Overview
Transfer RNA from a bacterium, 72 nucleotides, folded computationally.
RNA sequence: GGGCAGGUAGCUUAAAGGUGAAGCGCUCGACUCAUAAUCGAAGGAGUAUUGGUUCAAGUCCAAUCCUGCCCA
Numbered sequence: 001g002g003g004c005a006g007g008u009a010g011c012u013u014a015a016a017g018g019u020g021a022a023g024c025g026c027u028c029g030a031c032u033c034a035u036a037a038u039c040g041a042a043g044g045a046g047u048a049u050u051g052g053u054u055c056a057a058g059u060c061c062a063a064u065c066c067u068g069c070c071c072a
Base pairs, nucleotide, nucleotide: 001071002070003069004068005067006066007065010024011023012022013021018055027041028040029039030038048064049063050062051061052060
C1' cells in the first nucleotide's frame, strides 16, 4: 500500500428499516450466626465520528478514525 471482518450498557453478545434485548457485574432486599451460593427487585447504553438516502436508520450508502486477520 491492497483486501476482508468488526466498533451497541462496566464486560460478553442480540436486535433481517418501525420508539434497543439478554447474560454476567454493580445497587437494594430475602435467606444465613455471618459470608458465599441461591432467589426477588430496581437502575443503567440511542449504537466510533461526520455526512447522505428515507415519512422513519444500530440496520442501507460514502468518507474518516480505531481493532483484528490475510496479501504484498
Rfam family: tRNA.